Overview: Small-subunit ribosomal RNA, 3' major domain from an uncultured bacterium, 480 nucleotides, folded computationally. The RNAcentral record of the full RNA draws on Greengenes. Rfam family: Bacterial small subunit ribosomal RNA. Rfam 15.1 lists 42,628 matches to the family in 10,626 species. Gene Ontology terms of the family: ribosome and structural constituent of ribosome. Model confidence (mean pLDDT): 82 of 100.
Context: one part of a larger RNA
RNA sequence: AGACGGGGACCCGCACAAGCGGUGGAGCAUGUGGUUUAAUUCGAAGAUACGCGAAGAACCUUACCAAGGCUUGAUAUCCUAAGAAUUUGCUGGAAACAGUGAAGUGUCGGUUUACCGAAACUUAGUGACAGGUGCUGCACGGCUGUCGUCAGCUCGUGUCGUGAGAUGUUGGGUUAAGUCCCGCAACGAGCGCAACCCUCGUUCUUAGUUGUUAACAGUUCGGCUGAAUACUCUAAGAAGACUGCCUUACGUAAGGGGGAGGAAGGUGAGGACGAUGUCAAGUCAUCAUGGCCCUUAUGCCUUGGGCUACACACGUGCUACAAUGGGAGGCACAAUGAGUUGCAAUACUGCGAAGUGGAGCUAAUCUUCAAAGCCUCUCUCAGUUCGGAUAGCAGUCUGCAACCCGACUGCUUGAAGUUGGAAUCGCUAGUAAUCGUAAAUCAGCAAUGUUACGGUGAAUACGUUCCCGGGUCUUGUACU
Numbered sequence: 001a002g003a004c005g006g007g008g009a010c011c012c013g014c015a016c017a018a019g020c021g022g023u024g025g026a027g028c029a030u031g032u033g034g035u036u037u038a039a040u041u042c043g044a045a046g047a048u049a050c051g052c053g054a055a056g057a058a059c060c061u062u063a064c065c066a067a068g069g070c071u072u073g074a075u076a077u078c079c080u081a082a083g084a085a086u087u088u089g090c091u092g093g094a095a096a097c098a099g100u101g102a103a104g105u106g107u108c109g110g111u112u113u114a115c116c117g118a119a120a121c122u123u124a125g126u127g128a129c130a131g132g133u134g135c136u137g138c139a140c141g142g143c144u145g146u147c148g149u150c151a152g153c154u155c156g157u158g159u160c161g162u163g164a165g166a167u168g169u170u171g172g173g174u175u176a177a178g179u180c181c182c183g184c185a186a187c188g189a190g191c192g193c194a195a196c197c198c199u200c201g202u203u204c205u206u207a208g209u210u211g212u213u214a215a216c217a218g219u220u221c222g223g224c225u226g227a228a229u230a231c232u233c234u235a236a237g238a239a240g241a242c243u244g245c246c247u248u249a250c251g252u253a254a255g256g257g258g259g260a261g262g263a264a265g266g267u268g269a270g271g272a273c274g275a276u277g278u279c280a281a282g283u284c285a286u287c288a289u290g291g292c293c294c295u296u297a298u299g300c301c302u303u304g305g306g307c308u309a310c311a312c313a314c315g316u317g318c319u320a321c322a323a324u325g326g327g328a329g330g331c332a333c334a335a336u337g338a339g340u341u342g343c344a345a346u347a348c349u350g351c352g353a354a355g356u357g358g359a360g361c362u363a364a365u366c367u368u369c370a371a372a373g374c375c376u377c378u379c380u381c382a383g384u385u386c387g388g389a390u391a392g393c394a395g396u397c398u399g400c401a402a403c404c405c406g407a408c409u410g411c412u413u414g415a416a417g418u419u420g421g422a423a424u425c426g427c428u429a430g431u432a433a434u435c436g437u438a439a440a441u442c443a444g445c446a447a448u449g450u451u452a453c454g455g456u457g458a459a460u461a462c463g464u465u466c467c468c469g470g471g472u473c474u475u476g477u478a479c480u
Base pairs, nucleotide, nucleotide: 001480002479003477004476005475007474008473009472010471011470012469013468015464016463019427020426021425022424023423026319027318028317029316030315031314032313033312034310035309042053043052064305065304066303067302068301069300070299073129077128078127079125080124081123082122083121086103087102088101089100090099091098092097107118108117109116110115131294132293134292135291136290141287142283143282144281145279147277152191153190154189155188156187157186158167159166160165171182172181173180197271198270199269200268202239203238204237205236206235207234208233211229212228213227216226217225218224242265245259246258247257248256250255321420325379326378327377328376329375330374331373338367339366342361343360347356348355349354386417391412392411393410394409395408396407397406433456434455435454436453437452438451439450
């Protein structure tokens, strides 16, 4: 100087407390361990692995296994020889591939008959080489997690100390903050904090179609049409918030409490943004890369299988156990997005999944629209008109192909489950809870996942004694 303490002082955080809803019990989905297997490819491992890489494993993907094949190779550069390229038939085969025919003679230059050369492509050969999701993340780059959006981490000059080092950065206040003020052998500065950036909340200006409709006119009663650009909205530019103003039985100040005006008040809300460093943290399987290893195989192609196995254990979720509910009928209100190999309306067929057909739309134009909710009826506390697992039959769709192993529909079946032990998680406001909608990936889908979007919309916080984590100062130490 650090590190640590079941030492001390001060401070903070959904850390506790106060509340609301969960997990842990059931069924299923999904990931992991284990076991099994020819293979169940690989990685991730307390917090910081486990709906994670994977924004989508039937083939492909695919890296694994079995079998059948190839060896300058599926791909790149160079050399030699032959042939235009290209199109296509047959045989064997699971395919890859192997064998065997048919058609066909181009472009550019020299030459302008023949012929020669070049480019591109195909085949054969030779070796230099290719190739490797093989090993090492404890050789590395890049990227990422975490402490932590915590308030810290340092430097120059000066001063002090023999020196390691100290000071500054400590102290008194204050703040979300090493934020600011005062003091001080320190004076300054840098990386962080904050601000600058984006979105939302208010107003104004500009613009008015594909958006909108107050007034006027028409009307098939639909902003449908003329018309208008007031309003809503759209999207560009401005304004606005700065403790600026007032007050204070507070303060030297910084600042704190209260108030006015205001759409918004003291960081207005949310996001992006992550200092020096820590964990030899993660990734050689995104990529890149040193070294090592394989080279008729640890490379490459193909068919089939596997990654979907199942006594069991754990994590994360979905659906429930019901009356604040289930069922039937009627009525209402969003926002974000996506769409030409696409989204698909009206209509018709089917109980339905869907099918036929195809208006419109390269989109503020068309696709186009919610569910909780409200009204009426019914069920009356039961393993039920709760719950929907499991299973049988019949189908629809995608796709060469749904057996292993897809989703969805109809009829039948109708399991566990009556609120969950010890323990444990999230959340402080448009939040939790609850309700639906959309998108990426994608032929289809195992999505209950993820990421967004809006609808309805709470309770509680006395407080900091305690648990956990962190910050500052100080003290002890047989630790470095």